The RNA shown here (transfer RNA) has 74 nucleotides and comes from a Candidatus Aenigmatarchaeota archaeon. Rfam family: tRNA. The family's RNA type in Rfam is transfer RNA. The sequence is in RNAcentral, with records from ENA.
[in-house]
């Protein structure tokens, strides 16, 4: 310093051919079972999708710039 991939609830994750309220799972919270705990069922909060701009009638998605991770090459 040069290529390429990633960044999404508290973790891990889908959604990338733009379009209805951004998906599930784990963990959290209530009630229910149980003597009790655990298991187990029901259900409920919780992310405006790294940050700025831009395209567009409409961006998690497309374009640029920048931050932070990785791998590579010099």
């Nucleotide at each position: 310093g040069g290529g390429c991939c990633c960044g999404u609830g508290g973790u891990c994750u889908a959604g990338u051919u733009g379009g209805u309220u951004a998906u599930g799972a784990c963990a959290u919270c209530g009630c229910c079972u149980u003597g009790a705990c655990g298991u187990g069922g029901c259900g409920g909060g919780g992310a405006u999708c790294g940050c700025c701009g831009g395209u567009u009638c409409g961006a998690a998605u497309c374009c640029g710039g920048c931050c932070g991770g990785g791998c590579c090459c010099a």